[in-house]
RNA sequence: GGGGGCGUAGCUCAGCUGGGAGAGCAAUUGGUUCGCAAUCAAUAGGUCCGGGGUUCGAAUCCCCGCGCCUCCACCA
Numbered sequence: 001g002g003g004g005g006c007g008u009a010g011c012u013c014a015g016c017u018g019g020g021a022g023a024g025c026a027a028u029u030g031g032u033u034c035g036c037a038a039u040c041a042a043u044a045g046g047u048c049c050g051g052g053g054u055u056c057g058a059a060u061c062c063c064c065g066c067g068c069c070u071c072c073a074c075c076a
Stems, first nucleotide, its partner, number of pairs: 001072007010025004019056001027043005049065005
């Protein structure tokens, strides 16, 4: 330098047919307990890596950039 993949809640990830932003764990509150753990119920938490475009509508499609992983090439 070139090809491919990934970036979504604090963490691990789903959402790949363009229209609801979600799950598990963690956190908070409450019940059960003398208390803790466990368990049950509820709540909060995101401008979906950044910018631009297409569209009535974008996490999803297109372009540019950033970061990480991987393969190839190059140099000494």